The RNA shown here (small-subunit ribosomal RNA) has 1497 nucleotides and comes from a metagenome. Its Rfam family is "Bacterial small subunit ribosomal RNA". The sequence is in RNAcentral, with records from SILVA. The coordinates come from a structure-prediction model, not an experiment, and the mean pLDDT is 84.
RNA sequence: AGAGUUUGAUCCUGGCUCAGAACGAACGCUGGCGGCGCGUUUUAAGCAUGCAAGUCGAACGGUAACAGGCUCUUCGGAGCGCUGACGAGUGGCGGACGGGUGAGUAACACGUAGGUGAUCUGCCUUUGGGUUGGGGAUAGCUCAUGGAAACAUGGGGUAAUACCGAAUAUCCUCCAGAUGUUUUGACAACUGGAGAAAAGGGGCUUCGGCCUCGCCUGGAGAUGAGCCUGCGGUAGAUUAGCUAGUUGGUAGGGUAAAGGCCUACCAAGGCGACGAUCUAUAGCCGGCCUGAGAGGGUGAUCGGCCACACUGGGACUGAGAUACGGCCCAGACUCCUACGGGGGGCAGCAGCUAAGAAUCUUCCGCAAUGGACGAAAGUCUGACGGAGCGACGCCGCGUGGGUGAGGAAGGCCUAACGGUUGUAAAGCCCUUUUAUAGGUGAGGAAUAAGUAUCGGAGGCAAUGCCGGUGCGAUGACGUUAACCUAUGAAUAAGCCCCGGCUAAUUACGUGCCAGCAGCCGCGGUAACACGUAUGGGGCGAGCGUUGUUCGGAAUUAUUGGGCGUAAAGGGCACGCAGGCGGACUGGAAAGUCUGGUGUGUAAGACCGCAGCUUAACUGCGGAAACGCACUGGAAACUAUCAGUCUAGAGUUUAAGAAGGGUAAGUGGAAUUCCUGGUGUAGGGGUGAAAUCUGUAGAUAUCAGGAAGAACAUCGGUGGCGAAGGCGACUUACUGGCUAUAAACUGACGCUGAGGUGCGAAAGCGUGGGGAGCGAACAGGAUUAGAUACCCUGGUAGUCCACGCCGUAAACGUUGCACACUAGGUGUUGGGCCUUAAGGCUCAGUGCCGUAGCUAACGCGUUAAGUGUGCCGCCUGGGGAGUGUGCUCGCAAGAGUGAAACUCAAAGGAAUUGACGGGGGCCCGCACAAGCGGUGGAGCAUGUGGUUUAAUUCGAUGAUACGCGAGAAACCUUACCAGGGCUUGACAUAUGUAUGCCCGCUAUAGAGAUAUAGUUUUUCUUCGGAACAUAUAUACAGGUGCUGCAUGGCUGUCGUCAGCUCGUGCCGUGAGGUGUUGGGUUAAGUCCCGCAACGAGCGCAACCCCUAUCAUCUGUUGCCAGCAUUAAGUUGGGGACUCAGAUGAGACUGCCGGUGACAAACCGGAGGAAGGUGGGGACGACGUCAAGUCAUCAUGGCCCUUAUGUCCUGGGCUACACACGUGCUACAAUGGUCGGUACAGAGCGACGCUAACCCGCGAGGGUACGCAAAUCGCAAAAAGCCGGUCUCAGUUCGGAUUGAAGUCUGAAACUCAACUUCAUGAAGGUGGAAUCGCUAGUAAUCGCGCAUCAGCACGGCGCGGUGAAUACGUUCCCGGGCCUUGUACACACCGCCCGUCACACCACCCGAGUUGGAGAUACCCGAAGUCAGUAGUCUAACCGUCAAGGAGGACGCUGCCGAAGGUAUGUUCGGUAAGGGGGGUGAAGUCGUAACAAGGUA
Repeated sequence: AGAGUUUGAUCCUGGCUCAGAACGAACGCUGGCGGCGCGUUUUAAGCAUGCAAGUCGAACGGUAACAGGCUCUUCGGAGCGCUGACGAGUGGCGGACGGGUGAGUAACACGUAGGUGAUCUGCCUUUGGGUUGGGGAUAGCUCAUGGAAACAUGGGGUAAUACCGAAUAUCCUCCAGAUGUUUUGACAACUGGAGAAAAGGGGCUUCGGCCUCGCCUGGAGAUGAGCCUGCGGUAGAUUAGCUAGUUGGUAGGGUAAAGGCCUACCAAGGCGACGAUCUAUAGCCGGCCUGAGAGGGUGAUCGGCCACACUGGGACUGAGAUACGGCCCAGACUCCUACGGGGGGCAGCAGCUAAGAAUCUUCCGCAAUGGACGAAAGUCUGACGGAGCGACGCCGCGUGGGUGAGGAAGGCCUAACGGUUGUAAAGCCCUUUUAUAGGUGAGGAAUAAGUAUCGGAGGCAAUGCCGGUGCGAUGACGUUAACCUAUGAAUAAGCCCCGGCUAAUUACGUGCCAGCAGCCGCGGUAACACGUAUGGGGCGAGCGUUGUUCGGAAUUAUUGGGCGUAAAGGGCACGCAGGCGGACUGGAAAGUCUGGUGUGUAAGACCGCAGCUUAACUGCGGAAACGCACUGGAAACUAUCAGUCUAGAGUUUAAGAAGGGUAAGUGGAAUUCCUGGUGUAGGGGUGAAAUCUGUAGAUAUCAGGAAGAACAUCGGUGGCGAAGGCGACUUACUGGCUAUAAACUGACGCUGAGGUGCGAAAGCGUGGGGAGCGAACAGGAUUAGAUACCCUGGUAGUCCACGCCGUAAACGUUGCACACUAGGUGUUGGGCCUUAAGGCUCAGUGCCGUAGCUAACGCGUUAAGUGUGCCGCCUGGGGAGUGUGCUCGCAAGAGUGAAACUCAAAGGAAUUGACGGGGGCCCGCACAAGCGGUGGAGCAUGUGGUUUAAUUCGAUGAUACGCGAGAAACCUUACCAGGGCUUGACAUAUGUAUGCCCGCUAUAGAGAUAUAGUUUUUCUUCGGAACAUAUAUACAGGUGCUGCAUGGCUGUCGUCAGCUCGUGCCGUGAGGUGUUGGGUUAAGUCCCGCAACGAGCGCAACCCCUAUCAUCUGUUGCCAGCAUUAAGUUGGGGACUCAGAUGAGACUGCCGGUGACAAACCGGAGGAAGGUGGGGACGACGUCAAGUCAUCAUGGCCCUUAUGUCCUGGGCUACACACGUGCUACAAUGGUCGGUACAGAGCGACGCUAACCCGCGAGGGUACGCAAAUCGCAAAAAGCCGGUCUCAGUUCGGAUUGAAGUCUGAAACUCAACUUCAUGAAGGUGGAAUCGCUAGUAAUCGCGCAUCAGCACGGCGCGGUGAAUACGUUCCCGGGCCUUGUACACACCGCCCGUCACACCACCCGAGUUGGAGAUACCCGAAGUCAGUAGUCUAACCGUCAAGGAGGACGCUGCCGAAGGUAUGUUCGGUAAGGGGGGUGAAGUCGUAACAAGGUA
């Protein structure tokens, strides 16, 4: 510090996710030790048991128990408080600390800084003065009574440091008067009136007293506490108004103390948009976690403060409480009970129950530290110190070290070699931390009492007081830490991960199953992603997962974001508050800057040093603590005060332009209607029609009239207005704008939350109006349907007046104002200069463009540039602008405006393709123009389907279907039935045994095969080798699967003209340019231009055949001339034909025209051939997961006495049917008969076969020649000549069937071909539709070859005869280039919307029902304070000690008052019949709304 994820790719926006750190954690697997920490985060739920606050006999009366002593004794015991001690009691101090918890609390509760002139403070320190003299009770105790108990009552008697008067008063408090300083009640001094003692305890004593601990009253301090104030820290406005003790005053009360704290009276205030009130949540802080920081989150442990103690209320005591282990009352719960009544409060330490994912021992000790009491010893102390449990966290240590290659065995991988685990192990040599056993053994302990001693003050002395030194008991932990010895590698390693992010891979299993997953995503037979194993990576006594927080996230942006199109500018203006604000001078000093002082507890964090072996941990010191307050200073800037200025802003006068607004009036054209005339059959409407209208006279036309609405031309990216918006003309009223000139005011300004006003269309209300248009509606069409598009009608509405509504793609999708930053070119209205042209300038309105900005598109002085000020708004998509609440509205609805849930995207701009019922250009037998077919018939052949034991398999739009197959009777053959074989029909290797095997014969069998007989090995270095058989083992074999694992080969687009690269340039980038453009071509062919310049694969050419000529060579070819023959038969010849070679020739080369001086095109000449002459081979990058695992090869999987292999027979040849490709025909351009002519290219020895003979014929017989320019196949056919047939199902056509044959072949039934005779079917030119072909082509005619024993209507070749037509590119199909739109990229066979049906999920409404909270009014009213009262009682004081009084207690009454009750409305939940929409869900239904002009933008 970043990374993954939207796309075919790119840039951006934007969300989601990950890597880091942390935790009081939990869960899973695992677990050796030690140190230091931490440990109910959940129900402030309920609690058994024990302990957690007592102490003092030196305050008191005393003696229940124990011990000692004394006395008595019947030895059983009894007595004596005498001593140590001490139960219970009186009294003092302490139970307000310490310990727990976080419910409540949004508050002066907390933090920080202050105030207290408005206060208190026990114990403690220091200092002053005192401590006199009396009195009356009461508990304990005793006697009695009631009660189950708790406890209560009465009689008697008793003490105090308990209680009560009195004296004294340095001083203090209060009251009254008066003085000074000062900040209200502060301080200092003055005068007059009211309040205290325990002469108590202890010690010593020379008995005088002294000392000490207390006590009383003052002053001061310290500590602690109360109260008040400034500032600070939270969410909601879907909480906007709240408040009657409320705000203030006066008087009084109350308190330690100010105060409505309380009461009476008076006034009517107080708080709030700088957020009152209400609601929700929450203890606050030091700190802790994270972060670079700013921030964000948090408030466990430790420390400070607050609050609480079962819930609510209340006071008492006290220095202090409204009191956790005190009291009273009410309530809930629980326990005891004799039913009458009582007891209790773990949010103390342990522990229990329940809850929960989850959190410990009913331990030891007061040895240390601290606390309470005490003079002290000491007692108490679940505070605390320790131990125990828990890997909960942090830190440290260990589980061994060295050596060791035959790189062991085993595992895993590999075709094999081998690789890896891996120096890892074993082995050898060491060590002993830890462990086990034994032993030694610090420190935590200081000192108290006491004792010894020294010094000091004071005193007559002693005790005593102050300070020091030595000795001096005490250890829970503890079997302590540490150390020593012995033993022995001995006792000690796991967890997660390995597709990318993210370090680390292989095999097997599984087969969209099981499963994984943080995101993207893996898994459908070769899974680096699941499971296991091997190996590897990471961390390590832990490792992963889950949860939470911060970070990354600049993803709430102060630091540090945005708003034209991604989310986001308010519809527009005016304007209160608020924010911001021109120039100069002076003052003061609020902000600001700077110095000082105080504070900012400790701990923590940081730095340094130190102590535990180290670290964690701990100690010490420093710095820091960005804050607050007080105080000294500075004066630039901001604010403020005062005074000036004119540049901003405004006012007045003189002008101008304009559909600015409102009202009234006027006008013509058009439309419709009405009336009348002319006139006759249609009109209207559409893609085409129909509804409609018209003979009752329409449409058309003429004239007249009526009505309403809108204002053609001018008219214009022209004008005006803030926006909405404004268009005939005139008038009236009225608003704004602009330039110039002058004068004036003197910052008067900008923006603007709320607020107010304006605000298209539609809609609403009332009343008018209604020509045209026209939602709804009706009809007609269209359509599968058509609740639409089209047509005919037509109501609201559109118009006017008044009033609502308040929204729009209210858009420049661009808030307002000001300033600055190149220009060019139009245009509107002004001004100045100018004869004009034109120039300058101001205000608008457009286009292009510089810098700059922007993701890009684009913007660009009219900014989206650079800045300032203010406002509004945004924070992933969907849910949703929905629900709910509130406000507004007559309603429709508008404004404000969520959440649950769900997805990993949604989106912007641009790029390349593809596509379009977008556009342009061009080509092709693509259409058109022609010729001939197919589709109808019969047959052949292939396919589908069906059938079958099997009808083997593959090919399936174009690009399967006379295709693989260039030959299925057996074989082929892969299929079926049956019969056999199992190292196999075939290959290689090894071991052992045998010497056969083969051939022939015979038998059985359908055959394979089996058996028998016969023949019978070769070489040899004698070891053996070759061959064969048997056996054993490796293995063979498979036309079994996967063409979607593959190679190779092939089809198709397409012989279409395209497809790319290097360098450069442009762009952030994908990418573009080049390759586009202007011409031209069959062609990305060539030329020109051009930020491109070149190049490659394609095109063309080079190759073959063919067309002409030349040269050479002439046999088997040829024959002109010569000779010869029946015949090129022979001689001869090389002229010709022909053959084989080698060359020539054609290149737009020449001429003319067009074109741009080009390329090229058109025409012409010459030429055998003319513009690639004709044909072939040749197929770019790629597409179709196209075809082929059955040509072959091949990975993986599968079979192995079978899915292999051999054999016989059958099948591939089936047949209601459908399709493709062909053949033959339907006839006279023909059939048939006879005669006759002319090819080319091939093939031939297991062959072609002449001639001759036989047969009607297929053929048979015999046999010459020929390995072939020699011989043969071989007859070419159409054609030509002649005859016949005469339009018929025929002398057309030949299917089918019968009979007889031929040939091939072991074999012709299933199932060949051919011949002869006989038979003589359909068929009379073929519907919709569809195919081929542009010249030696179509059409037509025959010939040959491959395969092959035989079998050709198919295929591949060959020649013969030999046409027609092409105006042209509108349309169909396919293709190429450019451009445009796109929501497509699996690319239109795309994408995608809504209803309905089903399942699930969350939510809203909901008659009700139920619970909580809080409010108001009233009722009842406990305890209790306060007040009143004289009913009862009454020790201290007064009193003549009498009566009585003062005072007090109880009782009663009143105010207030918790819980409770009644009523009302508010709010928050739970639940709910039913209703509603939403979301999600591999293959449901209906349509096709959107994306292309998406077929109606």